[in-house]
Predicted 3D model of a 1477-nucleotide RNA (small-subunit ribosomal RNA) from an uncultured bacterium. Model confidence (mean pLDDT): 84 of 100. RNAcentral holds the sequence, with entries from ENA. Its Rfam family is "Bacterial small subunit ribosomal RNA". Gene Ontology terms of the family: structural constituent of ribosome and ribosome.
RNA sequence: ACGCUAGCGGCAGGCUUAAUACAUGCAAGUCGUGGGGCAGCAGGUUUGUAGCAAUACAGAUGCUGGCGACCGGCAAACGGGUGCGUAACACGUACGCAACUUACCCAUUACUGGUGAAUAGCCCAGGGAAACUUGGAUUAAUACACCAUAACAUAUAGAAAAGGCAUCUUUUUUAUAUUAAAGCUUCGGCGGUAGUGGAUGGGCGUGCGGUUGAUUAGAUAGUUGGCGGGGUAAAGGCCCACCAAGCCUGCGAUCAGUAACUGGUGUGAGAGCACGACCAGUCACACGGGCACUGAGACACGGGCCCGACUCCUACGGGAGGCAGCAGUAAGGAAUAUUGGUCAAUGGACGCAAGUCUGAACCAGCCAUGCCGCGUGAAGGAUGAAGGUCCUCUGGAUUGUAAACUUCUUUUAUAUGGGACGAAAAAGGGGCUUUCUAGCUCAACUGACGGUACCAUUUGAAUAAGCACCGGCUAACUCCGUGCCAGCAGCCGCGGUAAUACGGAGGGUGCAAGCGUUAUCCGGAUUCACUGGGUUUAAAGGGUGCGUAGGUGGGUUGGUAAGUCAGUGGUGAAAUCCCCGAGCUUAACUCGGGAACUGCCAUUGAUACUAUCAGUCUUGAAUACCGUGGAGGUCAGCAGAAUAUGUCAUGUAGCGGUGAAAUGCUUAGAUAUGACAUAGAAUACCAAUUGCGAAGGCAGCUGGCUACCCGAAUAUUGACACUGAGGCACGAAAGCGUGGGGAUCAAACAGGAUUAGAUACCCUGGUAGUCCACGCCCUAAACUAUGGAUACUCGACAUAUGCGAUACACUGUAUGUGUCUGAGCGAAAGCAUUAAGUAUCCCACCUGGGAAGUACGACCGCAAGGCUAAAACUCAAAGGAAUUGACGGGGGCCCGCACAAGCGGUGGAGCAUGUGGUUUAAUUCGACGCAACGCGCAGAACCUUACCCAGACUUGACAUCCACGGAAUCCUGCAGAGAUGUGGGAGUGCCCGCAAGGGAGCCGUGAGACAGGUGCUGCAUGGCUGUCGUCAGCUCGUGUCGUGAGAUGUUGGGUUAAGUCCCGCAACGAGCGCAACCCUCGCCUUUAGUUGCCAUCAUUCAGUUGGGCACUCUAGAGGGACUGCCGGUGUCAAGCCGGAGGAAGGUGGGGAUGACGUCAAGUCCUCAUGGCCUUUAUGUCUGGGGCUACACACGUGCUACAAUGGCCGGUACAAUGGGAUGCGAAGGCGCGAGCCGGAGCCAAUCUCCGAAAACCGGUCCCAGUUCGGAUUGGAGUCUGCAACUCGACUCCAUGAAGUCGGAAUCGCUAGUAAUCGCGGAUCAGAACGCCGCGGUGAAUACGUUCCCGGGCCUUGUACACACCGCCCGUCACACCAUGGGAGUCAACUGCUCCAGAAGUGGGUGUCCUAACCGCAAGGAGGGAGCCCCCCAAGGAGUGGUUGGUAACUGGGGUGAAGUCGUAACAAGGUAACCGUA
Repeated sequence: ACGCUAGCGGCAGGCUUAAUACAUGCAAGUCGUGGGGCAGCAGGUUUGUAGCAAUACAGAUGCUGGCGACCGGCAAACGGGUGCGUAACACGUACGCAACUUACCCAUUACUGGUGAAUAGCCCAGGGAAACUUGGAUUAAUACACCAUAACAUAUAGAAAAGGCAUCUUUUUUAUAUUAAAGCUUCGGCGGUAGUGGAUGGGCGUGCGGUUGAUUAGAUAGUUGGCGGGGUAAAGGCCCACCAAGCCUGCGAUCAGUAACUGGUGUGAGAGCACGACCAGUCACACGGGCACUGAGACACGGGCCCGACUCCUACGGGAGGCAGCAGUAAGGAAUAUUGGUCAAUGGACGCAAGUCUGAACCAGCCAUGCCGCGUGAAGGAUGAAGGUCCUCUGGAUUGUAAACUUCUUUUAUAUGGGACGAAAAAGGGGCUUUCUAGCUCAACUGACGGUACCAUUUGAAUAAGCACCGGCUAACUCCGUGCCAGCAGCCGCGGUAAUACGGAGGGUGCAAGCGUUAUCCGGAUUCACUGGGUUUAAAGGGUGCGUAGGUGGGUUGGUAAGUCAGUGGUGAAAUCCCCGAGCUUAACUCGGGAACUGCCAUUGAUACUAUCAGUCUUGAAUACCGUGGAGGUCAGCAGAAUAUGUCAUGUAGCGGUGAAAUGCUUAGAUAUGACAUAGAAUACCAAUUGCGAAGGCAGCUGGCUACCCGAAUAUUGACACUGAGGCACGAAAGCGUGGGGAUCAAACAGGAUUAGAUACCCUGGUAGUCCACGCCCUAAACUAUGGAUACUCGACAUAUGCGAUACACUGUAUGUGUCUGAGCGAAAGCAUUAAGUAUCCCACCUGGGAAGUACGACCGCAAGGCUAAAACUCAAAGGAAUUGACGGGGGCCCGCACAAGCGGUGGAGCAUGUGGUUUAAUUCGACGCAACGCGCAGAACCUUACCCAGACUUGACAUCCACGGAAUCCUGCAGAGAUGUGGGAGUGCCCGCAAGGGAGCCGUGAGACAGGUGCUGCAUGGCUGUCGUCAGCUCGUGUCGUGAGAUGUUGGGUUAAGUCCCGCAACGAGCGCAACCCUCGCCUUUAGUUGCCAUCAUUCAGUUGGGCACUCUAGAGGGACUGCCGGUGUCAAGCCGGAGGAAGGUGGGGAUGACGUCAAGUCCUCAUGGCCUUUAUGUCUGGGGCUACACACGUGCUACAAUGGCCGGUACAAUGGGAUGCGAAGGCGCGAGCCGGAGCCAAUCUCCGAAAACCGGUCCCAGUUCGGAUUGGAGUCUGCAACUCGACUCCAUGAAGUCGGAAUCGCUAGUAAUCGCGGAUCAGAACGCCGCGGUGAAUACGUUCCCGGGCCUUGUACACACCGCCCGUCACACCAUGGGAGUCAACUGCUCCAGAAGUGGGUGUCCUAACCGCAAGGAGGGAGCCCCCCAAGGAGUGGUUGGUAACUGGGGUGAAGUCGUAACAAGGUAACCGUA
């Protein structure tokens, strides 16, 4: 300030913007005791008129009180306002003036005598619209002039003394010269003049202090100084003439931006930081600019002149004006008040005084603007009322003692009455004292505020509560509405149907006559770090050295006392802050006293440290002598290997190159091989973790020149040192210029490949360049991402070069180069005597990310570019180190029908079935990579059924409650498609009770509570399930380690199917998983033998029967297998290999069993369930239809394509199971499906039930067939109310595609695959599906490189929704700010010039002129005019700086799911990055 709200009082504050423009009124006058006077007012005197008079009127009269205008004096320079300008002696503080002034006031000394001429006013005449003005006459003064007098004044000259600060000053004294006045009076006095002193105010000078920018580095000509003048109150380049060439500046000059300064104010623990409202001190300004006059004081807010802009008046000729005084108006703005009262008090001007004036001041008005205080009631009161809100809703919770109700109080508001302090004087009056001056005392007078404050009384809870917030930070939670919408938001962030975050409500929290919001400052922020920070990796060490200024600096002695420390004195205005006290009822507020004001100046001391001066010392530093070392630098010469080229020779068809190729070379002879020659560049081995150098960097050998480290022992100098802003030098590669050189390699370029593309990676060529000389460039991830110097601080080992002593080793020592580790440090990683430890000194650099190391400007460069270096805008992060995961076209180890090795399939055909799609009135719904698709469905003709059409019902098909009636139930007629509607008949039961009656259950009717929903949400849920995966993992307690996240354990060495076990180990244990325990199959024993079995005996067609229970079998209980035994191996381990025995051997086969978790996996249509929706319908019933459609695509299957086969005939061997609405035998009929039939069986008894492949024999002879069976026609059977849409099966006929299946893909490791049949669930009927059963019965596994999935360890990471991740750049579109830009506009400013108002100063031949001089003429003096210097505005030209704007243009930023690619992060699929082209 704004929004909402508002009861009272006190105290304070109130244009922050336009120093924009101002209507109107007021804000500075006063003195008659200075003067002439008398316009107006009052009185007097006098005259006249009227009247008897009182009186009234008229005239005269300055006579009196007084007084307009005028002359004169004083004031107007104060008070009041504002903050434009100003970076300055403007301000603050402390000094100084021997260089000054001060009206009024005080003290003191002296004087106050004469003379004269004017002038305003008034009067007369004139001009002008006005403002105003001209002329004439006359007149006064405390106005003006002159004379006299005059010094303790001033000036000049001289003498003496004293003092000081350089010039000098003071005192005493002599001479000469000059200079003054005013009167008034009531006689008390008030004034005037010349000095001296004081007080007060001012002027001038100086030290120190307080703003930003270097993308402003040089500035200055009156500039710096001198001499002489002028000027001023006064010093001074303040001004002028001349002379000299100085003066300021990196301790920031100049320039530009901003700004009044201070006491203080806000904040802060303080140091600081920000500010300068009110109050107080100083300065500056007064429409913009310039100038002077008057005066003690001004260059003057309410004075003057001039220029300019603006406004107003005008008779058009000319004039007037300045609110940044108080009110007020307009404008601007988010925004700031009354055209108020009074001089009562305080103060000011004038006056002898009374007094006058005073928008200063004191008061009042307006404003919740701030601070402070008070109130809006207090006590009791539970049916915890009604109402509201919420919930698990027959009820409860909350609002809430809140209300109602009872009692009490009356601040405040209202009304009435009383009613202050502020006032005490001055003056005048009375009295007293007093020489004068003055003092004391008495009575009376004076209040704007003020109808005030305050006090008393009346009535009555009566007159008085809002605002913000309630996701976290931050105190305070629920419901409804909304549905990424509307909206919120200070930051994080809320909102996509269950929002404590939006909007409303209820409730709550906080503050309260206020509450919120916005803006600004300080704090938190140690986040500019003085107190009190950093620079390996987070931002930050200069690429390296030399060195200037500067900063810092060894031992010791003495002097000085600048810094430093202490005492004292002065100052540090008041107010403010703090403490104590006092006054308003309290407080705010005010008053009194104290302390403080951390500062500055002066003075007296101290002398450790620093400094300074003078000595001295040797340990820092340097030098000399001796010696070693090295890819140190530079110049010249030389060498061999390799490469390329050339010549010759041998020799023949390829060479070369790649992942694979091609381009290329080659029969004109390549490649290869040999010889010779030429050229340029680089120096294998030695060679290293080595050495040298300041860094960049330096490598064949020899020589010349040159620099350096180091070691040892002496000697010399004597602090000569360290660092180093600017400066100078060096500085890889690339690049540039000129001239050479050119073998190799190789940007650009060309071709060949690769690829979707491939302006790349790969290949073949190839030019600049790579090399040399000279000159530039000056940058690198120029890195140890670690500046230099000095000192100190545990150790171990290696290595280079020295030294000792003759000595390899060893040991000691020095200087380098490295590794590991301790303390310490560090965010951690890590560093650790070569520190990133402990300290000192100096330099450089940093302050969130992006924009940007970019733009502009300056400098450098031939250019490329370098160096210095921002802002707007935008984001809430960017970043470091480490951790756990996940991931990698990283690594290691291991596993799995994962691959490989095999066998058989799918993908091609026909059919079945599911899905998609399409269609439809409906084709109900769900499931979608693995882990949807013969899945939910273990079985859609009706039903099922959820879908569609049509017809019906509405407490309902179903549940509970109430009332009434009836038992229930069964049979039956009519209408209708049926539901349904409407009739007829039969018929009463059960329990208690003597009975009446009651109860249970059922049916019907009626009313309402309610039922109902396969409607939505599986992303609100429970439960269940799938999947990773039967993979070997997942965790916990305690301890330990780590700042922490976390780690350890669980890692390691072995081993295993296994985190299985063993060993080791800062771990020790434990849990869920693994394994085992459970079921089943395989062997044996035992028990028991019916419906089972039959070895022996008897018997029969037949285990049929007697008999038996040995065997098989059945089903209970046991045994058995444990690496137990042996050998080998292994760490005397766990275990592994082999063997024995055994029915079975190392988990014997199979099953059940599925850890922590993942997939917002699946299911609201199994069930349950929150919320939402529906209620004569989205519920219920019924008939019919649909789920069975069909250009097509996919999945899963069946049957095949045939001879390992088909067909015909014969013959053999199972197991699991099912059976009463059932299985159904024998026997009979039918070609058959099936029918008749009904024995037996509730099943080890009867039955389904003849298993098939196999085997034996026959036939077919490789064909679309005697394969294959689809499709279609006909005829039937069965089930069922009913086979049309839409069943299965049988028979006759028909006889399609298909001849082994592209790319691709699936299953399986043994009684498995393959193949063969059988049974069951569902079910009236309807399997090629599903779930089981047995029969026959293989092949292969070298192995773990590769594909897929998984486990453990490790590594990298910019991923964490976790690679289906992240992420870069162009282009396209929209918006935003910004750079350049032909220009253009504006502001400020430099220089050169023109011109020059007013005005001071100077000059002056012209003119005018009262006082004085002069007899006069005239003079002195003055004025006007004119001229000169300076100078404001103005004009011209040319530069500079800043800002605005601009066609076009450059990049940047931000935006929803746009386009193109894939650069980076993993070995990111060509390692990445830095500099350069």